Context: one part of a larger RNA
């Protein structure tokens, strides 16, 4: 892992409303005769005081009158108040059973780390004392002390020998061990090698001592039997767990929330949203239109306030600043500042203005509703982590970011399309069959056009979506200017004179620089646009003529394309491939969903039926069934073969039911009612087998 068996909302007590039934101003219990519980009266903090009548409307029903319940007004009781008035009340309960819920208990099951208790068990491991023992090759250094000699007045000093001290030295003896190793393996506080200690605070054997908030500790919170920042065993104990995991058959009906407030912040409570039941009895209306109001957003504007703001012109200069002239007084210039004009701009916390949507009310329409809407009451929940798209508002450089608002989805939604896909587009799935469309598509993969018309693109641009400034190439539209009195371009020719204009300068002659920029002859020709010279010279240009003979030049707008263009395995229009099978405009066919239509069937809605409407669904609620064991009653089956087991057939929406054959060899089924240790695939579930 697999298989079998076991495995989780239970029991008692009490509360609440519901269902069914008994009795009823009483009901129930009991020893049967008195008491007890709840009820028959409330109200007030309390002393206390202490109710039950009238009128109207009106559902079912009814021809009508009327009208049980129901509703309204008035009346009554108590409290407060001067009063007005306000609050509560003004005759249906009680007992049993059933399911649901709540509260207390282990309270659906499993799961902590922990806390406490016990004259509890442990020092055979280990820590440190204690008692009795054991062990430390060999070598080296050579303390004190002692002896002798020399010397001295003496103490002493020196030399030699002896001696054998030391947390002394060397040491691959034993023994201990804290270093190191790309070492070894069966991965162990192991082994091997290496390194360190090796007469000492040394190592070690046996015995014995200290015990859990205690020991022991050359201190590491180390060690106290693989357990230590409080051992182990047992008990309190099913500790507690707002946390994690698990929680067992079917079908039908409805169907959420991730929000607000308080506590809180992984949780609760109340409200909201949801399910079920009941009461009432006639309107309700989210959508559309119209009318009347509300408003200060988008936009716009600012010579309408307020604040910001570019450049310039003119004027005023009182104060201030800078510069300058002057001995000073004072003068002049510029500027800040103010006014006027004018060019150009802005605002969430500016507004002279000002929409669309929106909100409120009314009327009409639409839709729903006596098969009961709207509203109200009671009971059961779940939910309090949301997430994405579009629009929009804050924060942020930005984010598949973050905090909101509105709408729609997913969550809890299948199916078709988008290559693939939670949220995008189409569309809301009772079952079956046939047809028609939606989004999207129609060359092949792949169902359907190699369909029609007119354009564009040459970049494989593109073929779902996706990049800028700058520069470049096409297409289309349109404006202006020139043009047969000849344009534009080309070719041929002219392009002159006063004059080398004046000044400056070594020079300055069209062409270093400054000033001026005239006149003449002309078809036209600059006081010169460029090259050039030291300065001249020289070469072109503007401008004019001839030749040629029909368009030329210059803007603006639209659209397609190129460059700009860089990411990590090789590479992606889904792929093949395509010059259309790309892009733009337009048209007709076809394909294509569980959508729509048709037909047949099932279920819900109802007491039932024709009919109508409906039948996606997580959490959750409600309803109806299937199945296990046992009991009671009734009726059955079975040695001519029960249960069980194996295989096969049939029926049912499903849980399931039933039949046949084989095996098996003695019990067992159906109906009604009751009862339950009553349904497993999960819990690193438990036990057993394999």
């Nucleotide at each position: 892992g697999c298989c079998a068996g076991g495995g989780a909302g239970u029991g008692u007590a009490u509360u609440g409303g519901a269902g069914u039934g008994g009795c009823a101003a009483g009901c129930a219990g009991u020893u049967u005769u008195a008491c007890u519980g709840c009820g028959a009266a409330g109200u007030g903090a309390a002393a206390g005081c202490g109710a039950g009548u009238g009128c109207g409307c009106g559902c079912a029903c009814g021809c009508a009158a009327g009208g049980a319940g129901g509703c309204g007004c008035a009346g009554g009781g108590c409290a407060c108040g001067a009063a007005a008035g306000u609050g509560c009340c003004u005759a249906a309960g009680u007992c049993a059973c059933u399911a649901c819920u709540a509260u207390a208990c282990g309270a659906c099951c499993c799961g902590a780390a922990g806390c406490c208790a016990u004259u509890g068990u442990g020092a055979u491991c280990u820590a440190c004392g204690c008692g009795c023992g054991g062990c430390c090759a060999g070598g080296a250094c050579g303390a004190a002390g002692g002896c002798g000699a020399a010397u001295u007045g003496a103490u002493g000093u020196u030399c030699g020998c002896u001696g054998g001290a030391g947390g002394u030295c060397c040491g691959c003896a034993a023994c201990c061990u804290g270093u190191c190793a790309u070492g070894g393996c069966a991965u162990g506080u192991c082994c091997u090698g290496u390194u360190g200690g090796g007469c000492g605070a040394g190592c070690u054997g046996c015995g014995g001592g200290u015990a859990g908030g205690g020991g022991c500790g050359a201190u590491a919170g180390a060690c106290c039997a693989u357990u230590c920042g409080a051992a182990c065993a047992u008990g309190g104990c099913a500790a507690u767990a707002g946390c994690g995991g698990g929680u067992c058959c079917c079908c039908u009906c409805u169907g959420a929330a991730g929000u607000a407030u308080c506590u809180u912040u992984a949780g609760g409570a109340u409200a909201g949203c949801u399910c079920c039941g009941g009461a009432c009895g006639a309107g309700c209306u989210u959508g559309c239109a119209u009318a009347u109001g509300c408003g200060g957003u988008a936009g716009a504007g600012c010579g309408a306030c307020c604040g910001a703001u570019u450049a310039g012109a003119g004027g005023g200069c009182g104060c201030g600043g800078a510069g300058u002239c002057g001995a000073a007084a004072g003068g002049c210039u510029c500027u800040u500042c103010c006014c006027u004009c004018c060019c150009g701009u802005c605002a969430a916390a500016c507004u002279c203005c000002g929409a669309a949507u929106g909100c409120a009310u009314a009327u009409g329409c639409u839709g729903c509703g006596u098969a009961g809407a709207c509203u109200c009451c009671g009971g059961g929940a779940g939910u309090c982590g949301g997430c994405c798209g579009c629009a929009u508002u804050g924060g942020g450089u930005a984010a598949g970011c973050u905090a909101g608002u509105g709408c729609g989805a997913c969550g809890a939604g299948a199916c078709c399309g988008u290559a693939a896909a939670g949220u995008c587009g189409g569309u809301g799935a009772c079952u079956a069959a046939g047809g028609u469309u939606a989004a999207g598509g129609u060359c092949c993969c792949u169902a359907a056009a190699u369909c029609g018309u007119g354009a564009u693109u040459a970049a494989g641009u593109g073929u779902a979506u996706c990049a800028a400034a700058c520069g470049a190439g096409g297409a289309g539209a349109u404006g202006c200017u020139c043009g047969u009195a000849g344009a534009c371009a080309g070719u041929c020719g002219g392009g002159a004179g006063g004059u080398a204009g004046g000044c400056u300068c070594a020079g300055a002659a069209g062409c270093a620089g400054c000033c001026a920029c005239c006149c003449u002859u002309u078809a036209a020709a600059a006081a010169a646009c460029g090259c050039g010279u030291a300065a001249u010279a020289g070469c072109g240009u503007a401008c004019c003529g001839a030749u040629u003979g029909a368009g030329a030049g210059u803007g603006u707008c639209u659209u397609c394309u190129c460059c700009g263009a860089a990411a990590a395995u090789g590479g992606a229009c889904g792929g093949g491939g395509c010059u259309a099978a790309a892009u733009c405009a337009u048209g007709u066919a076809c394909c294509g969903a569980g959508a729509c239509c048709u037909u047949a069937g099932a279920g819900u809605u109802u007491a039932a039926a024709u009919g109508u409407a409906c039948u996606g669904g997580u959490a959750a609620g409600a309803g109806g069934g299937c199945g296990u064991g046992c009991u009671a009653c009734a009726c059955g089956g079975c040695u001519a073969g029960a249960a069980g087991u194996a295989g096969g057939g049939u029926c049912u929406u499903g849980c399931g039911a039933u039949c046949c054959u084989a095996u098996g060899g003695a019990c067992u089924g159906u109906g009604u009612a009751g009862u339950u240790g009553a349904g497993a695939a999960a819990a690193u579930c438990c036990u057993g087998g394999u």
Model confidence (mean pLDDT): 81 of 100. The part of an RNA shown here (large-subunit ribosomal RNA, domain II) has 690 nucleotides and comes from a Microcaldota archaeon. The full RNA is in RNAcentral, with records from ENA. The source organism's lineage runs through Archaea, Nanobdellati and Microcaldota. Its Rfam family is "Bacterial large subunit ribosomal RNA".